Model confidence (mean pLDDT): 90 of 100. The part of an RNA shown here (small-subunit ribosomal RNA, central domain) has 349 nucleotides and comes from an uncultured bacterium. Rfam family: Bacterial small subunit ribosomal RNA. The full RNA is in RNAcentral, with records from ENA and SILVA.
Context: one part of a larger RNA
RNA sequence: CUGGGCGUAAAGCGUGCGUAGGCGGCUUGAUAAGUCGGAUGUGAAAGCCCCGGGCUUAACCUGGGAAUUGCAUUCGAUACUGUCAGGCUAGAGUAUGUCAGAGGUUGGCGGAAUUCCUAGUGUAGCGGUGAAAUGCGUAGAUAUUAGGAGGAACACCAGUGGCGAAGGCGGCUAACUGGGACAAUACUGACGCUGAGGCACGAAGGCGUGGGGAGCAAACAGGAUUAGAUACCCUGGUAGUCCACGCCCUAAACGAUGAGAACUGGCUGUUGGGGGAUUAACUCCCUCAGUAGCGAAGCUAACGCGUUAAGUUCUCCGCCUGGGGAGUACGGCCGCAAGGUUGAAACUC
Numbered sequence: 001c002u003g004g005g006c007g008u009a010a011a012g013c014g015u016g017c018g019u020a021g022g023c024g025g026c027u028u029g030a031u032a033a034g035u036c037g038g039a040u041g042u043g044a045a046a047g048c049c050c051c052g053g054g055c056u057u058a059a060c061c062u063g064g065g066a067a068u069u070g071c072a073u074u075c076g077a078u079a080c081u082g083u084c085a086g087g088c089u090a091g092a093g094u095a096u097g098u099c100a101g102a103g104g105u106u107g108g109c110g111g112a113a114u115u116c117c118u119a120g121u122g123u124a125g126c127g128g129u130g131a132a133a134u135g136c137g138u139a140g141a142u143a144u145u146a147g148g149a150g151g152a153a154c155a156c157c158a159g160u161g162g163c164g165a166a167g168g169c170g171g172c173u174a175a176c177u178g179g180g181a182c183a184a185u186a187c188u189g190a191c192g193c194u195g196a197g198g199c200a201c202g203a204a205g206g207c208g209u210g211g212g213g214a215g216c217a218a219a220c221a222g223g224a225u226u227a228g229a230u231a232c233c234c235u236g237g238u239a240g241u242c243c244a245c246g247c248c249c250u251a252a253a254c255g256a257u258g259a260g261a262a263c264u265g266g267c268u269g270u271u272g273g274g275g276g277a278u279u280a281a282c283u284c285c286c287u288c289a290g291u292a293g294c295g296a297a298g299c300u301a302a303c304g305c306g307u308u309a310a311g312u313u314c315u316c317c318g319c320c321u322g323g324g325g326a327g328u329a330c331g332g333c334c335g336c337a338a339g340g341u342u343g344a345a346a347c348u349c
Stems, first nucleotide, its partner, number of pairs: 004320003007303002012317001014201004021194003025088007033081002035077008049065006091191001092188005097182003103177007110154001115149007125136002162169002206247006215241002220236004258316006266294012298305002322349003331342004
């Protein structure tokens, strides 16, 4: 060097875009760099290996050969790879048409409910729990009716339904805007795949400045419970939750399963599109794209996976190498901070 792995045992970066690099469809010609063959030169000697010789033998000494897998020059070969030139359309993309969608951003609007305020009715309780108490209420609460204010979230529809790269996205409506699927043609002509660095996005929570604040609610206070109760339960309640701008950059960021491509029996449901049969409809068949359930072969330590692979292969990237120490210390980088990222060792079992 080769050889093993990454769903659950250690191991897939949270996700995407993309630089370098790696890899790359069919075909013709050229070239001959890689590749393959021949020749020549060189590859010191000794040693190792083979065949001999010399000391009585061996060690030892000695002759010849082989080896020295290399390098250079030169002559050839041309399948594959590369390079150059040309062609192609099956990959990729563009145009036209149709379609589905909680995809994103911004503005406007709506109803239900909670809370608060005002007014009316009305009177002694309300609330809460396992039971209570704290709490609220004769300064008129709870309940109920009418009106008003304000903030946040959008019941039903709703679905192993949909969309998005992931995080995630759900009232209605308008504007702006990203992506996708399908059908039939036309066009470009390999324009592709992956992606170290890099850049962007990234739930909740946290931070900064300024707003906002109904409900909920870390912290905190009180009441209970208890041996205690810095909890679980109850009554309150501030940050926060909301908005704008700027940071933070983590997660059981999970399908615990990287991306792309090809191939390999089926059955059933469902979403979006297209085609066909039949019909008034229902329905059925084919097909493309998605999303689920069950399962042939195969795989797997088993569980299970099984055309959405964890099957059979190829390309590229990331990662793993006993447990603890430790995702710690030190240093670097990033951050306002909190901290993040990179990431050991001694020692110990």